[in-house]
Large-subunit ribosomal RNA, domain IV from Candidatus Riesia sp., 309 nucleotides, folded computationally. NCBI's taxonomy places the organism under Bacteria, Pseudomonadati, Pseudomonadota, Enterobacteriaceae, Candidatus Riesia. The full RNA is in RNAcentral, with records from ENA.

Context: one part of a larger RNA
RNA sequence: CGGUGUUAAAGGAACUCGGCAAAAUAUCUUUGUAACUUCGGGAAAAAAAGAACUAAUAGAGUUUGAGUAAAGAGGGGGUGGCGACUGUUUAUUAAAAACAUAAGAUUCUGCAAACUAGUAAUAAGAAGUAUAGAAUCUGACACCUGCCCAGUGCUGUUAGAUGAAAUUAAAAGAUAUUCUUUUUUUAUAAGUCGCAGUAAACGGCGGCCGUAACCCUGACGGUCCUAAGGUAGCAAAAUCCCUUGACGGGUAAGUUCCGUCCUGCACGAAUGGUGUAACGACUGCCCCACUGUCUCUAACAUCGACUUU
Numbered sequence: 001c002g003g004u005g006u007u008a009a010a011g012g013a014a015c016u017c018g019g020c021a022a023a024a025u026a027u028c029u030u031u032g033u034a035a036c037u038u039c040g041g042g043a044a045a046a047a048a049a050g051a052a053c054u055a056a057u058a059g060a061g062u063u064u065g066a067g068u069a070a071a072g073a074g075g076g077g078g079u080g081g082c083g084a085c086u087g088u089u090u091a092u093u094a095a096a097a098a099c100a101u102a103a104g105a106u107u108c109u110g111c112a113a114a115c116u117a118g119u120a121a122u123a124a125g126a127a128g129u130a131u132a133g134a135a136u137c138u139g140a141c142a143c144c145u146g147c148c149c150a151g152u153g154c155u156g157u158u159a160g161a162u163g164a165a166a167u168u169a170a171a172a173g174a175u176a177u178u179c180u181u182u183u184u185u186u187a188u189a190a191g192u193c194g195c196a197g198u199a200a201a202c203g204g205c206g207g208c209c210g211u212a213a214c215c216c217u218g219a220c221g222g223u224c225c226u227a228a229g230g231u232a233g234c235a236a237a238a239u240c241c242c243u244u245g246a247c248g249g250g251u252a253a254g255u256u257c258c259g260u261c262c263u264g265c266a267c268g269a270a271u272g273g274u275g276u277a278a279c280g281a282c283u284g285c286c287c288c289a290c291u292g293u294c295u296c297u298a299a300c301a302u303c304g305a306c307u308u309u
Stems, first nucleotide, its partner, number of pairs: 001304008010295002014293001019290001027051005036041001038140001075288007082280002087099002103138007116123002141275004146205003151202002153198005160193003169184003172180002206224005233267001234264001245261005
């Protein structure tokens, strides 16, 4: 000097990105227990008391005597975000808000099913049969899920347009042949164009000008463009550039946090929207308890390092 431990006056997070680490809590019995809630929970909520030893009195028990009595065992509360939950994952830097999930929806599939593997036979689907199987999206539950089919895709339709070879006919050339080439003609499949449907398909969801008896604002009007111009709900948000937005709360002091506003650079409805009890080795903020994290270090034990032999 370092590792691992133990202890510490007064203070008690002033440390720090952050209470990281440490401390504290812990078992059993009894009392008691809030908001909220899907009535199951929340809950070991929280909070509180007792336990040991000694003596006396009373009662009970009995083969006798002795000894040990160690270790181990939630910190709690409040309020946001995200994900409903238990679960799964980057074996060896990521455990999560990612994946999955029950549940919801759409599409395909009538059985020699669709989808999938294979050149094929065949297998699987399935010894199943639409309450089944496959694919895709959303992701418990509650309340909901607006407008747009112009583009792209998918489905359907068919009067018309386009549309190959084969085929028909003619001409030219060569020849062993049922040959080859060119031109013209007839007819025509799918597809495409056309027409229609479809957004829990891919996706999309405007601008300018004026206007009310202070000012401001603009229910209202005009105009341009569009397939249609963002509805409900939410909003400085895991989304807000300006921005530490403004106001309020908490602190003596708060770029974080909570509530509200809306001027949404650039939220928005199953690429789901908004809520939500319970749950979480997730993540933000606050409080109580607790402490060598710190003010500010010190001592001790032990193992190294080190010095001498």